[in-house]
RNA sequence: AUGUUAUCAAGAAAGGUGGAGGGAAUAGACCCACUGAAGCCUUAGCAACCCUCAGAUUUACUGAGAAGGUGCUAAAUUCUACUUAAACGAGCAAGUCAUUUUUUGCAAGUUUGGAUAGAUAACUA
Repeated sequence: AUGUUAUCAAGAAAGGUGGAGGGAAUAGACCCACUGAAGCCUUAGCAACCCUCAGAUUUACUGAGAAGGUGCUAAAUUCUACUUAAACGAGCAAGUCAUUUUUUGCAAGUUUGGAUAGAUAACUA
């Protein structure tokens, strides 16, 4: 690198250095930034994937922990893009009735779900 599985609306920042960009990529929106961006270093913290312990047991599960390996510490993975799968649905057309109503079809849009892409962990020749 490829693939598999799991998670991704919770949580957690200061200092030094640096000097103009950054929020993965494309487009759009929005936002952060000279009251100092990215990157790098130090310290601190969050979380609990690997891990440790106990229970239970058969490889799943439950609880506790944080020494070590990663990860992370603005905003939902910042939001949208594809999908007609579900619900709602402004409005339009046709039919019936014509005061009300009601049936069928189309349908912008909204919410939820799914897909794609991405990030992280563990495993994988």
This is a predicted structure of a 125-nucleotide RNA (SAM riboswitch aptamer (S box leader)) from Winogradskyella vincentii.
The source organism's lineage runs through Bacteria, Pseudomonadati, Bacteroidota, Flavobacteriia and Winogradskyella.
Rfam family: SAM riboswitch aptamer (S box leader). About the family: The SAM riboswitch is found upstream of a number of genes which code for proteins involved in methionine or cysteine biosynthesis in Gram-positive bacteria.
The sequence was found by an Rfam model in a public genome assembly.
Its mean pLDDT, the model's own confidence on a scale to 100, is 79.